Small-subunit ribosomal RNA, central domain from a metagenome, 350 nucleotides, folded computationally. Its Rfam family is "Bacterial small subunit ribosomal RNA". The prediction has a mean pLDDT of 88.
Context: one part of a larger RNA
RNA sequence: CUGGGCGUAAAGAGCGCGUAGGCGGCUCGUUAAGUGAGAAGUGAAAGCUGUGGGCUCAACCCACAAACCGCUUUUCAUACUGGCGAGCUGGAGUGAUGCAGAGGUGGAUAGAAUUCCCGGUGUAGCGGUGAAAUGCGUUGAUAUCGGGAGGAAUACCCGUGGCGAAGGCGGUCCACUGGGCAUCAACUGACGCUGAGGCGCGAAAGCGUGGGUAGCAAACAGGAUUAGAUACCCUGGUAGUCCACGCCCUAAACGAUGGAUGCUAGGCGUAGGAGGUAUCGACCCCUCCUGUGCCGCAGCUAACGCACUAAGCAUCCCGCCUGGGGACUACGGCCGCAAGGUUGAAACUC
Numbered sequence: 001c002u003g004g005g006c007g008u009a010a011a012g013a014g015c016g017c018g019u020a021g022g023c024g025g026c027u028c029g030u031u032a033a034g035u036g037a038g039a040a041g042u043g044a045a046a047g048c049u050g051u052g053g054g055c056u057c058a059a060c061c062c063a064c065a066a067a068c069c070g071c072u073u074u075u076c077a078u079a080c081u082g083g084c085g086a087g088c089u090g091g092a093g094u095g096a097u098g099c100a101g102a103g104g105u106g107g108a109u110a111g112a113a114u115u116c117c118c119g120g121u122g123u124a125g126c127g128g129u130g131a132a133a134u135g136c137g138u139u140g141a142u143a144u145c146g147g148g149a150g151g152a153a154u155a156c157c158c159g160u161g162g163c164g165a166a167g168g169c170g171g172u173c174c175a176c177u178g179g180g181c182a183u184c185a186a187c188u189g190a191c192g193c194u195g196a197g198g199c200g201c202g203a204a205a206g207c208g209u210g211g212g213u214a215g216c217a218a219a220c221a222g223g224a225u226u227a228g229a230u231a232c233c234c235u236g237g238u239a240g241u242c243c244a245c246g247c248c249c250u251a252a253a254c255g256a257u258g259g260a261u262g263c264u265a266g267g268c269g270u271a272g273g274a275g276g277u278a279u280c281g282a283c284c285c286c287u288c289c290u291g292u293g294c295c296g297c298a299g300c301u302a303a304c305g306c307a308c309u310a311a312g313c314a315u316c317c318c319g320c321c322u323g324g325g326g327a328c329u330a331c332g333g334c335c336g337c338a339a340g341g342u343u344g345a346a347a348c349u350c
Base pairs, nucleotide, nucleotide: 003322004321005320006319007304008303012318014201015200016199017198021194022193023192025088026087027086028085029084030083031082033081034080035077036076037075038074039073040072041071042070049065050064051063052062053061054060091191092188093187094186095184096183097182098181099180103177104176105175106174107173108172109171110154115149116148117147118146119145120144121143125136126135162169163168206247207246208245209244210243211242215241216240220236221235222234223233258317259316260315261314262313263312266295267294268293269292270291271290272289273288274287275286276285299306300305323350324349325348332343333342334341335340
């Protein structure tokens, strides 16, 4: 450089915003850079290839031809691409009117439950297990009633329901705030898609400083089990789990399926909206748009399966793969307080 690929065989970056770059709707005009055609010049010789010839053959050598697939100049063509100019509204955006939602941030607040504390009743057990024991209890436990403290999480509603780019988001109320969808078609007039670098976000665990700590619970201790038991079970229990601020940046970060656009049978659900029909009205019913599921045709697939939410048919852009082990390693670079992360080989071996 090129081929073939990336749901499960190696392979989609965890996700977004966006720089350069690549790619880009309809019409008219212009230009003639790309593109196409012609002409001229050049493309040394040798070599390669073809034909013929010379050394007895061959290697080797000689001659001719072809080729040198390129560059330069010039003339012409103008469909497509590009440049320039003018316009358009279907892409994109703005606006108007509505709508749904655990989308985000901050604050306030509610009830149930666990634990602890105080008080009442009450007495010998409670707890736990396969069975036990450690443990708790006559300094009165467990149970039960009343009062109080504090932390964390929000049963039912809850739904292959909703929202978010992903991670993720669930009591209630308030404030601030992001996005989406439908309808109208008033406005802008290609303003678009993707996106190497870059920047931001990023579960859990972990780290720093300060706070908080009810329950749970790595580590740890004890009791069991066992041949042993650094486990599974039990009784305890500290980090942590929670909050603020700052780091870490990983994951089976999964739909193991990058993003965008267009096209390609149907059927049945479900969520939001609009229109129609109907009605006193809300429902019901029909159609359309958007989301989310199941089944299924064509097609695709190694098969499994996918199948308008494609893994089908196409176009554009990015990322990635190239036998297994060595190796999510070493060295070096960058990042980090550290833990480590990221980039990422080779020898050797099968």